Description
Model confidence (mean pLDDT): 80 of 100. A computed fold for a 1666-nucleotide part of an RNA from Mucilaginibacter arboris, annotated as large-subunit ribosomal RNA, half A. Its Rfam family is "Bacterial large subunit ribosomal RNA". The family has 102 seed sequences and 51,934 matches in Rfam 15.1. Taxonomically the source falls in Mucilaginibacter (Bacteria, Pseudomonadati, Sphingobacteriia, Sphingobacteriaceae).
[in-house]
Context: one part of a larger RNA
RNA sequence: GGCACACGGGGGAUGCCUUGGCUCUCAGAGGCGAUGAAGGACGUGAUAAGCUGCGAUAAGCUGCGGGUAUUAGCAAAUAUGAACCGAUCCGCAGAUUUCCGAAUGGGGAAACCUAAUAUACUGAAGGUAUAUUGCAUAAUGCGCAAACCUGCUGAACUGAAACAUCUAAGUAAGCAGAGGAAGAGAAAACAAUAGUGAUUUCCUGAGUAGUGGCGAGCGAAAGGGAAGAAGCCCAAACCACUUCUGUUACGGCAGAAGUGGGGUUGUAGGACUACAAUGUAUUUAACAAAAUGAAGCUGAACCGGGUGGGAAACCGGGCCAUAGGGCAUGAGAGCUGCGUAAGCGUAAGUAAUGUUAAGUUAGUAGUAUCCUGAGUACCGCGGGGUCGGAGACGCCCUGUGGGAAUCUGCCAGCACCAUCUGGUAAGGCUAAAUACUCCUGAGAGACCGAUAGUGAACCAGUACCGUGAGGGAAAGGUGAAAAGAACCCCGAACAGGGGAGUGAAAUAGAACCUGAAACCGUGUGCUUACAAGCGGUCGGAGCGUACAAGUUGCGUGACGGCGUGCCUUUUGCAUAAUGAGCCUACGAGUUACUCUUCCCUGGCAAGGUUAAGUGGUUCAGCCACGCAGCCGAAGCGAAAGCGAGUCUGAAUAGGGCGUAUAGUCAGGGGAGGUAGACGCGAAACCUUGUGAUCUACCCAUGGACAGGUUGAAGGUGCCGUAACAGGUACUGGAGGACCGAACCGAUAAACGUUGAAAAGUUUCCGGAUGAUUUGUGGGUAGGGGUGAAAGGCUAAUCAAACUGGGAAAUAGCUCGUACUCCCCGAAAUGUUUUUAGGAACAGCGUCGUGGUAGAGUUUGAUAGAGGUAGAGCUACUAAUUGGGUGCGGGGGAGUCAAAUCCUACCAAAUCCAGAUAAACUCCGAAUGCUAUCAAAUAUACACGGCAGUGAGGCUCUGGGUGCUAAGGUCCAGGGCCGAGAGGGAAAGAACCCAGACCAUCAGCUAAGGUCCCUAAAUAUACACUAAGUUGGACUAACGAGGUCCGGUUGCACAGACAGCUAGGAUGUUGGCUUGGAAGCAGCCAUUCAUUUAAAGAGUGCGUAACAGCUCACUAGUCGAGCGAUCGGGCAUGGAUAAUAAACGGGCAUCAAGUGUAUUACCGAAGCUAUGGAUUUACGUUGAAAGAUACGUGAGUGGUAGGGGAGCAUUCUACCAGCGGAGAAGCAGGUACGUAAGUUACUGUGGAGCGGGUAGAAAAGCAAAUGUAGGCAUAAGUAACGAUAAGGCGGGAGAGAAACCCGCCCACCGAAAGACUAAGGUUUCCUGAUCAACGCUAAUCGGAUCAGGGUUAGUCGGGGCCUAAGGUGAAGCCGAAGGGCGUAGCCGAUGGACAACUGGUCAAUAUUCCAGUACUUUUUAUAACUGCGAUGCAGUGACGGAGUAGUGACACUACCGCGGACUGACGGAAUAGUCCGUUAAAGGCCGUAGUUAUAGGUCCUGUAGUUAAGUACGCAGGAUUUGAUGAAAGCUGAUAGUACAGUAAACCUUCGGGGGCACUGAUAGUGUAGGUAAGCAGACUUCCAAGAAAACCUGCUAAGCUUCAGGUUAUAAAAACCCGUACCGUAAACCGACACAGGUAGUCGAGGAGAGGAUCCUAAGGUGCUC
Repeated sequence: GGCACACGGGGGAUGCCUUGGCUCUCAGAGGCGAUGAAGGACGUGAUAAGCUGCGAUAAGCUGCGGGUAUUAGCAAAUAUGAACCGAUCCGCAGAUUUCCGAAUGGGGAAACCUAAUAUACUGAAGGUAUAUUGCAUAAUGCGCAAACCUGCUGAACUGAAACAUCUAAGUAAGCAGAGGAAGAGAAAACAAUAGUGAUUUCCUGAGUAGUGGCGAGCGAAAGGGAAGAAGCCCAAACCACUUCUGUUACGGCAGAAGUGGGGUUGUAGGACUACAAUGUAUUUAACAAAAUGAAGCUGAACCGGGUGGGAAACCGGGCCAUAGGGCAUGAGAGCUGCGUAAGCGUAAGUAAUGUUAAGUUAGUAGUAUCCUGAGUACCGCGGGGUCGGAGACGCCCUGUGGGAAUCUGCCAGCACCAUCUGGUAAGGCUAAAUACUCCUGAGAGACCGAUAGUGAACCAGUACCGUGAGGGAAAGGUGAAAAGAACCCCGAACAGGGGAGUGAAAUAGAACCUGAAACCGUGUGCUUACAAGCGGUCGGAGCGUACAAGUUGCGUGACGGCGUGCCUUUUGCAUAAUGAGCCUACGAGUUACUCUUCCCUGGCAAGGUUAAGUGGUUCAGCCACGCAGCCGAAGCGAAAGCGAGUCUGAAUAGGGCGUAUAGUCAGGGGAGGUAGACGCGAAACCUUGUGAUCUACCCAUGGACAGGUUGAAGGUGCCGUAACAGGUACUGGAGGACCGAACCGAUAAACGUUGAAAAGUUUCCGGAUGAUUUGUGGGUAGGGGUGAAAGGCUAAUCAAACUGGGAAAUAGCUCGUACUCCCCGAAAUGUUUUUAGGAACAGCGUCGUGGUAGAGUUUGAUAGAGGUAGAGCUACUAAUUGGGUGCGGGGGAGUCAAAUCCUACCAAAUCCAGAUAAACUCCGAAUGCUAUCAAAUAUACACGGCAGUGAGGCUCUGGGUGCUAAGGUCCAGGGCCGAGAGGGAAAGAACCCAGACCAUCAGCUAAGGUCCCUAAAUAUACACUAAGUUGGACUAACGAGGUCCGGUUGCACAGACAGCUAGGAUGUUGGCUUGGAAGCAGCCAUUCAUUUAAAGAGUGCGUAACAGCUCACUAGUCGAGCGAUCGGGCAUGGAUAAUAAACGGGCAUCAAGUGUAUUACCGAAGCUAUGGAUUUACGUUGAAAGAUACGUGAGUGGUAGGGGAGCAUUCUACCAGCGGAGAAGCAGGUACGUAAGUUACUGUGGAGCGGGUAGAAAAGCAAAUGUAGGCAUAAGUAACGAUAAGGCGGGAGAGAAACCCGCCCACCGAAAGACUAAGGUUUCCUGAUCAACGCUAAUCGGAUCAGGGUUAGUCGGGGCCUAAGGUGAAGCCGAAGGGCGUAGCCGAUGGACAACUGGUCAAUAUUCCAGUACUUUUUAUAACUGCGAUGCAGUGACGGAGUAGUGACACUACCGCGGACUGACGGAAUAGUCCGUUAAAGGCCGUAGUUAUAGGUCCUGUAGUUAAGUACGCAGGAUUUGAUGAAAGCUGAUAGUACAGUAAACCUUCGGGGGCACUGAUAGUGUAGGUAAGCAGACUUCCAAGAAAACCUGCUAAGCUUCAGGUUAUAAAAACCCGUACCGUAAACCGACACAGGUAGUCGAGGAGAGGAUCCUAAGGUGCUC
């Protein structure tokens, strides 16, 4: 380390439970609101953070009623109270009800700010209180609220397998409006020769009529049956009155408007004329008596015993019941409690009844005249609605253009016309039946039970995320009762633990019921350190252990055999193809439909059956009624039509479709259709909104840019020119100028890349007065914006943002799809396809039914058709090689021409020989096919339900293609894999053998094997191989005296072959050629001849040429075979791929190799044997269906798929049961079953549970990069966030590297210091604490707990002003919502506007205190006086750049002075060091400077500002020197301050802190340097020409008159609201963090330096939390 067992930790499954949900039923209610809603903010308690309640009368106040003994909500604590003189509590009715919100005096960033008028306190300012003050209207009104309803506007995805008409759909969404319902509604309606009689809803008609790229789809109405029923009113005619107008012969008449009467319809009615009556119905209000109705009241009946912690269970004996629904009580309770049945009771109120009162409502006849709804009906054009998509298209609605009639009229009846019929438009109202449920009460469930059920059982629309719209969790259980653990011990400990105690139980201890698994441990037994492994399985020694002691069980497992996970997808996966880290829970073919079809079961049957609805009842059930309708009983035809027939047809023919009957309703099942339709999954499309705190651009208003350099134009002087020009010097200070910090950017590289950082750091780099950069406030919004343009940016998102919705879009695509057994069992083919990975039909599978008849299959025999393989071609067609002959042609010759001749040319035809063909055939099989007969076997066929498959692959054979390439591709035939295990081939889908129902430690074989690994022959006989060839991956052309065998042929005892010895000569150096050529450069040839045993005018070497050495040839020696060639067997070279790796290995040589022959054995899930299971056929049993049993035969591999039978889970009904003497669950485990599974027993657990028979389903998980939670792994690994740095001593403390104190060291110092805006919101200070937070520790902290802290007339904001922009009376536009917009108002980043110094707290200060000032207003007094505005005028009032002057504080230097300190040891001061040596606002003064085109004053004119003006503007004139304005100076100011010394009280950790009081110097009002603000709204210069309004000053209008008002002075008084702590280049803001990033403005010292660069330092702050 492994396995097993035991005991724990961890975790929170399972079981049980339910306070909460879900779906409904019956009733109620269907609104709330200017009398201030819904919803909130802030308050409110003795203590009070949250929830609940309530509102300054604040967990409440008053009255009435109920009710009873406790009570101050959740909430348990302490304190203090209330209550029988009736509290708390319940009901009804009142009172109070802050602020926001329609929000309503005005404003506004909701819960805040700020007014006017009146009154009061009160008394002027100021303050307080109460009331009123919105818009709009004739009045109601405004806002909010879930669905239902009406109207206006109105998509897209999608479907059509594409898409445009069409569909989705008038849906979603937006908007407006109403009600408890809404809408519709009393026929200008339907219908059809008969009729109905408003509307609405249900059933049916009917998926019919229709419509429709006649595609997908869409889809009525009448009629019938039901529910419910209800009808009316105006306008007009006519009459009357009033007012006005016109006209008049003043008598009137006419017209218009208003009011009243009248009147309301189609067999027309009314007015009008004539006549004439009393009743009916109904509405509203008041009253009456009953009913109902809140809190509420009465309400039967039980005890005992044992067990137990506890009795309600059990046992025994009783009782009640109009109550045995339910809940609770220490376990199952009719009789314990609350209740229940039944009965009783009334306030507010409610509806029905009755009475009274007031209103409304109907007749008859006549028919001359009048009335009966006008830009209407109707028509044209364009749209929409309807079933109707423009169609032959009626009807209805209306945008537009025309435009009637008047009852003898008009409209409709699906174009139109006629007849006929129905109705009476162009005005209005109308209950019920119907739809819905935010809400209230009562109840129900074969609904859920904490990953379920609402998102939410719990303080949830919370925490948290997002700028925002919006998104959106997790989280239940001690116990009967807190009896919630006194006391002791360990420990720093109020952490945690061990005892003790409580309790039935504490392994129920608050992290609390049960307590599974992953995961992490501890102990014991066996086992493990030569061993190679999908970890199991089969065999098995040893050891341990139990008892019932055995042929036993359990644990372990040395050693041996065999053995490449699961799922998916595939022709094919161990695959190195997909998916899963592990465990637990959840997780996918469901449901609806009067849709369709088939099967089964049941009822009835030529019939079957009800739907809506109604009635009853024990009330979601059930029973009855209900026959409207549907299906069937007759078909055929396009139809008229005919009918057991009919159609076609001339037909009586033929043919097609029918006829010879079974249906229908219900239940169950298989499948289809429509719906999301098995689950999860897009990218996208459309629609309503939300975003410009990021970023782009724009608008308004503010800010910033150290320092240095260059030196344009212009100017001045001089020279120069006729005058210009020009030159030169100086001046001047321009520039998208130069260098370079801040600032803005981002060139290169490195680092970083699970970062310090979701874009940075370091070094280098670009711009840095400009098209610069930046703050604040605004604007532009999604097919839109913005864009110096990159498809860039538009909140870490951009070739169309984000959020909610349509929506479960669609997905011919991928993935996943959950228990068992039994029977059968495919396909990867054909045709078609915008089709090829999809689909339809056919083929192949399965289940059921059926009958014919032996159709199917195999074998044998016989008879046939046929044109393949082969073969052939003097048999065709086509092609073709060599030779012979050579028609004809080419070329040449022929004096031209011709004849003719020649030819290494081409070549027909023919002959000889050879020879090709898928699209040649004179021929021609085998196999297959057809038919008949025979035998064997058991299929085949048809119809119906349900499928899957339509990617195939390898091998052999026959072919095409390709290279007679491919593990290629396309066909045909066979086999196998696919979907097939077993044996062999080392290993291998397919090759060889062989088809697995189960068991067996039985036997025989197949392929293949028998030396060892490894079962079986070191078998037998004869050969071959020498190469480890070979022992099975393939090896070639070509080569080779390897070796064995066979054939043919030559030489050879007359001596072969090989070796050795010897010869190899002469003419002649043959001729020619040549410088030379002699056998041997080359050419020629009668290569000749001679001598010989033999010898070439020479086979090679060689020389300049000769020479020389050889060969052929010959003789001798030797003594028997020697050559040549052809064929075969086995070997050999050819033979190169990277570690040795190509016999499976060891190894093997007369074999363990190769060949031939033979015998024996081994060898599989094959066959056999024995036993068993199951399916099916037949037979027997059985009255039948069917069940069972037995017998016989045949079967039982299996993916997709079909069929059959079961197991388990949850709930329901019935039946009979179990349980505190211990249910479920959990842990272990026995036995049984073919399996899913069931079950004894033990432990744990502590209250429910199972069995049988049926029924109903949220009904079974290993996988979906599944969802949620838990736990591993990596791993005690990486890291611990700027490399500016720490060290020592002391302190308290349980504990110190980090906390505090001290000393030393280090770092920043245009900052890492100080102030402030935004933003944050208590982080500030003090005390206490250390669980968590802090990347470590912590005694510390921006952490936790408690307490404290922010003081203003002058600072900032409001009570003042206006900009951009917003809003918006008036006004304009638009389907609606809404969009613009003048005046006005709001709105700072701007304008206006009054305080300084010192001191003080732990924490605040221009705020408190001290001193000294200033502003506004009021009152009083005094003096003077034309005052007066929302009007007018002036002013306010403005750019960039640049130069010069003046000029403080601080700083530096020097001198003086004061104080303190230093001096080793001693003294001294003349030496040195350090600190100080000083002061505000305000008041007085009015200088330097600037300004003369300036500042004043006066006069005159004046078409302007107009309403006015004495003012302003303009013009002219006169006169004057002012105007502005720092600094300095004086004062403030004797600071009793700083500093130094002494030092009381008090506190103390004993170190110190603290500082009353006193004392001292009474320290310079020095010099020099350069400068900021300021002066300054200065000045110069330039072109791009640079806010508004108020305040302020003046003027007048209305008006007022000596009041009011104004100016000045003095005194007194008054002076509101908000902010104020702290951080603020950061640990407190924005970046998820105590994050190396980002963040506007002000001050910003010294040395060196041009400088704010840079280096070092000061003040001050830090050492960056390991």